Transfer RNA from Penicillium bovifimosum, 72 nucleotides, folded computationally. It matches the Rfam family "tRNA". Rfam links the family to the GO term triplet codon-amino acid adaptor activity. The RNAcentral record of the sequence draws on Rfam.

């Protein structure tokens, strides 16, 4: 320099065009004498940026930017 891969809650991830979830983890109830442990209910999200396509984009094309990995 060139080529692939990847970027989604605090962490680890689904989610291949029509309302953004699941697990830990956290907040509050209940249960217990009291704690864990269970149970139930919740908060938390500019889906990296920025522009195209489309009635609609986290999904699809460009570019940029950051992680990984290959070739020279």
């Nucleotide at each position: 320099g060139c080529c692939c891969u990847u970027u989604u809650a605090g962490c680890a991830c689904a989610g291949u065009g029509g309302u953004a979830g699941u697990g830990c983890g956290c907040a509050u109830c209940a249960c217990u004498c009291g704690u864990a442990a269970u149970g139930a209910u919740g908060a938390g999200g500019u889906c990296c940026u920025c522009g195209g396509u489309u009635c609609a984009a986290a999904c699809c094309c460009g570019a940029g930017a950051g992680g990984g990995g290959g070739c020279a």